[in-house]
Annotation:
The RNA shown here (c-di-GMP-I riboswitch aptamer) has 87 nucleotides. Its Rfam family is "c-di-GMP-I riboswitch aptamer". Its family is annotated with cyclic-di-GMP binding in the Gene Ontology. The sequence was found by an Rfam model in a public genome assembly.
RNA sequence: AAAGGAAAAAGGCAAACUUGUAGAAAUACAAGGACGCAAAGCUAAAGGGACUUAAAUUUUUAAAAAUAAAGUCAGCCAGUUAACUAA
Repeated sequence: AAAGGAAAAAGGCAAACUUGUAGAAAUACAAGGACGCAAAGCUAAAGGGACUUAAAUUUUUAAAAAUAAAGUCAGCCAGUUAACUAA
């Protein structure tokens, strides 16, 4: 240094849920809260995957339905950078 990752040290993040705000929704943000995480840091304009369906198009008297991201997810894979370290 690489690989590996512990009932180690130091610090870090924060699921569900609750309240508030924004949004058509998915979801995001703030506060509380900890299920977990060695990248649960960053990237959604490298790529795959997942979620939503407002506008639009089609069907329809209407209600509604179908198609469909330019919306969302990095705590799905991936890409990329990085702290510590025993056997």